[in-house]
Molecule: transfer RNA
Organism: Monosiga brevicollis
RNA sequence: GGCGCCUUAGCUCAGUGGUAGAGCGUUGGUCUCGUAAACCAAAGGCCACGAGUUCGAUCCUCGUAGGUGCCU
Repeated sequence: GGCGCCUUAGCUCAGUGGUAGAGCGUUGGUCUCGUAAACCAAAGGCCACGAGUUCGAUCCUCGUAGGUGCCU
């Protein structure tokens, strides 16, 4: 330098046009002599950034940034 893939909650990941979920973690509660476990509830994300297409974009297109792999 060229060609791919990835970027969504604190972490690991789903979701692939109709304003987003799970597990773990965190916080509160129930239970216990107490702790853990278990159970119940809550908080937490304008989906990396910018533009375009569309009635409507996390999703499609282009660019930028970061990460990762292959080729030279």